[in-house]
RNA sequence: CGAGGAGGCCAGGUGUCCGCCGGCGAUUCGUCGCGGGAGGAAAGUCCGGGCUCCACAGGGCAGGUUGCCGGGUAACGCCCGGUCGUGGCAACACGAAGGCAAGUGCAACAGAAAGGAAUCCGCCAGCCAAGGCUCCGGACACCGGUCGAGGCCAUCCCGCGAGUACGCGGGUCGUGCGUCGUCCAGGCCCGGCGAGGGUGACCUCGGGCAAGGUCGAAACGGUGGGGUAAGAGCCCACCGGCAUCCCUGGUGACAGGGGUGGCCAGGUAAACCCCAGCUGGAGCAAGGUCGAACACAGGACAGUGGGUGCCCCCCCCAGCGCCUGAGGUGGACCGCUCGAGCCCGUCAGCAAUGGCGGGCCUAGAUGAAUGGACACCGCCCGUCGGAGGGUGAUCUCCCUCGGGAACAAGACCCGGCUUACGGCCUCCUCGAACC
RNA sequence: GGGCGCUUAGCUCAGCGGGAGAGCACUGCCUUCACACGGCAGGGGUCGCUGGUUCAAUCCCAGCAGCGCCCACCA
Numbered sequence: 001c002g003a004g005g006a007g008g009c010c011a012g013g014u015g016u017c018c019g020c021c022g023g024c025g026a027u028u029c030g031u032c033g034c035g036g037g038a039g040g041a042a043a044g045u046c047c048g049g050g051c052u053c054c055a056c057a058g059g060g061c062a063g064g065u066u067g068c069c070g071g072g073u074a075a076c077g078c079c080c081g082g083u084c085g086u087g088g089c090a091a092c093a094c095g096a097a098g099g100c101a102a103g104u105g106c107a108a109c110a111g112a113a114a115g116g117a118a119u120c121c122g123c124c125a126g127c128c129a130a131g132g133c134u135c136c137g138g139a140c141a142c143c144g145g146u147c148g149a150g151g152c153c154a155u156c157c158c159g160c161g162a163g164u165a166c167g168c169g170g171g172u173c174g175u176g177c178g179u180c181g182u183c184c185a186g187g188c189c190c191g192g193c194g195a196g197g198g199u200g201a202c203c204u205c206g207g208g209c210a211a212g213g214u215c216g217a218a219a220c221g222g223u224g225g226g227g228u229a230a231g232a233g234c235c236c237a238c239c240g241g242c243a244u245c246c247c248u249g250g251u252g253a254c255a256g257g258g259g260u261g262g263c264c265a266g267g268u269a270a271a272c273c274c275c276a277g278c279u280g281g282a283g284c285a286a287g288g289u290c291g292a293a294c295a296c297a298g299g300a301c302a303g304u305g306g307g308u309g310c311c312c313c314c315c316c317c318a319g320c321g322c323c324u325g326a327g328g329u330g331g332a333c334c335g336c337u338c339g340a341g342c343c344c345g346u347c348a349g350c351a352a353u354g355g356c357g358g359g360c361c362u363a364g365a366u367g368a369a370u371g372g373a374c375a376c377c378g379c380c381c382g383u384c385g386g387a388g389g390g391u392g393a394u395c396u397c398c399c400u401c402g403g404g405a406a407c408a409a410g411a412c413c414c415g416g417c418u419u420a421c422g423g424c425c426u427c428c429u430c431g432a433a434c435c
Numbered sequence: 436g437g438g439c440g441c442u443u444a445g446c447u448c449a450g451c452g453g454g455a456g457a458g459c460a461c462u463g464c465c466u467u468c469a470c471a472c473g474g475c476a477g478g479g480g481u482c483g484c485u486g487g488u489u490c491a492a493u494c495c496c497a498g499c500a501g502c503g504c505c506c507a508c509c510a
Stems, first nucleotide, its partner, number of pairs: 001431010012377007020037002023034004039407001043418002046416005051283004063279005068082005083097001084095004098274002103272002105268002120213002122209003125134004135192004142187002144184002147181003151177002153174001156171006193206005221239006240264001242261008287334004296325004301319001303320001304318004341360008379404004385398005436506007445459004453490001461477005483499005
């Protein structure tokens, strides 16, 4: 310098002017002064809790959720430390990491076969007719063959006769062709058994082997030797893995070592399920308090109008106006922000975190405020020029000019996770070039 | 603010571990003088996106994005 890994910090600052939302104070009620005013994610609403209302003897079932070990915490699916596994040369990172040796299910296509299996090619044995066959029993009148007995002699060739055809004699004569009998692990037939396939009627198949080939994501440990007809954990040695017992270390997960066993148990539980732990439901639009106007109900007779007449009182009616009311609408208030709070120091602890001491108060809006302009400084990027370090790749500083500053904003509160996003710093790992 | 649901062809939807499908729409041909109807054939898909589990994902799990629904008080 390049390529990476881990952790931490910041989220522009100051001033002036104009605004916005709360608080306190003053006020001549017009305003004025002082002080405060978003985040690391305020987001997604994915977990956990506080708080509120409803439900509730206790326990179980069902449902949901979590799942290596230890610790932290109010709690968690979060955090810290460790174990094991995976990835990376490494720094380091990631892991929904109980159980498929409980049960059930699933595995398309390909392939003979997809799970306690099978034989398509293949290897081997036996038999035979040399191409096949192989479970068991029966039958053999048929086909085929072995053996035995006995029988037959075509075509062709030669000679003679006849003279296209044919006749006679001889050779060809055996590995030949019929017949009968006998035997055969063959074929065929009958019955049965077993396996596979099919909803079924039914169909197909039948020796041994599983080493090699083939298909597949996956084919029932690996290498070597013995063994065998060929083979196979069939046997043996080593290795891998498993079950079980023991020893050592560790709180534990687990690690290291030793013995025994059977030779091997396939994958999938983010498939049903089993085991263990946890778990009541809903959410601040929870929940509570106060309550206009209109309408409604009741009341009263002092105003108003009417019955009402010449006038007044009394009485009656109406309800413009008046009083009261339940209801709880528009709305107002509480909940609401002092809290598992923040900062500093110290102690315990590897750490997460906790204890102690001191200091501090830090938004509470409700269609929802926290904004805008200017100036200067700081930061980042590019660039003209200059200086310095280094052998070099290249780095640092000063200066001119231009540009940029992300993601995004509370809505009861808090602890996490996840997602979005700009910049800076520190530490660590690996690598090459040049000297 | 809080609680839920859904994304599959141009539209409306089914499918829920092994082939991506149906109806309408679209294109071509036939039919008709022509159109419609009808018949035959055909095209068209990152199954919202990203990652994981699995031999294999539209489907199971997680995260993200988009769209939609519900809520006060009394009873």
Source information:
This is a predicted complex of two RNAs, RNase P RNA and transfer RNA, with 510 nucleotides together. Rfam match: Bacterial RNase P class A. The family's RNA type in Rfam is ribozyme. Rfam describes the family as follows. Ribonuclease P (RNase P) is a ubiquitous endoribonuclease, found in archaea, bacteria and eukarya as well as chloroplasts and mitochondria.